[in-house]
Molecule: SAM riboswitch aptamer (S box leader)
Organism: marine sediment metagenome
């Protein structure tokens, strides 16, 4: 750097450390009742892995390699649809603007497996 899969579930204590952390931006949170980092122990899950099956997007397991253990990837960011508000208007139609809402897809990111 590329491809594929997944991302509304789940799972934290102690020691050390001493002011940051939640990728980025905006928001909103977490943090001196102790942030990040590091160490120890524990746990979750089931990508790789093991067994069964061979119709599979299947079932079971957890020794090992990763990963993970606040909040949906914390929410949004881009596009479309719906909704609401607004402009204009007699009404319908229209317009482009906004978001406190909902849905779909994407972007970005993370993790794994492979190249």
């Nucleotide at each position: 750097u590329c491809u594929c899969a997944u991302c509304c579930a789940g799972a934290g204590a102690g020691g050390u450390g001493g002011a940051g952390g939640g990728a980025c931006c905006g928001g909103c949170c977490c943090a001196a009742g102790g942030a990040a980092g590091c160490c120890u122990c524990g746990g979750c899950a089931a990508c790789c892995c093991c067994g069964c099956a061979a119709g599979a997007u299947g079932c079971g397991g957890a020794a090992g390699g990763u990963g993970c253990c606040a909040a949906a990837u914390c929410c949004g960011g881009c596009a479309g649809g719906c909704g609401u508000c607004g402009a204009a208007a007699u009404c319908c139609a229209u317009c482009g603007g906004a978001c406190a809402g909902c849905c779909u897809g994407g972007a970005a990111g993370a993790u794994g497996a492979g190249g």